Transfer RNA from a Candidatus Fibrimonadaceae bacterium, 72 nucleotides, folded computationally. Rfam family: tRNA. The family's RNA type in Rfam is transfer RNA.
[in-house]
Formats: sequence, structure tokens, C1' cells
RNA sequence: GCCCUCAUCGUCUAGAGGUUAGGACAUGGGACUUUCAAUCCCAGAACAGGGGUUCAAUUCCCCUUGAGGGUA
Repeated sequence: GCCCUCAUCGUCUAGAGGUUAGGACAUGGGACUUUCAAUCCCAGAACAGGGGUUCAAUUCCCCUUGAGGGUA
């Protein structure tokens, strides 16, 4: 250089055109406890950037950026 894959809450991830964008851990609050831990309940928190297709895009297409792999 060329080819392929990936990018979603703080972290790990589900969602593959119409979901209230879900779950686990972590964080904050509460309950329980003499206190802590454990357990239970509740809450906040995310679609890499730009453009296109579409009535509708996190999802499909293109470009850019970043990460990983293959190849000489």
C1' cells in the first nucleotide's frame, strides 16, 4: 500500500429498519443490620464524526477517525 473485522451507559455487552435503546458489573440513594459485609428495592448514565437511501436509520450504503487481524 491492498483486503477483512470492529466502534452502543464508567466497564463488558444485547439489539441487524418501526423496541420506552435492554442486561450484568460498577456508582448514588433507601430497606435490613448495633455497625460493616452480604441480600433486596429504586435511580442516574450510551448509539465515534460527517453525508446518503428511506415515511422512518443504532441497524443499510459512502467517506473520515480510531482499534484489531491478514497479505507482500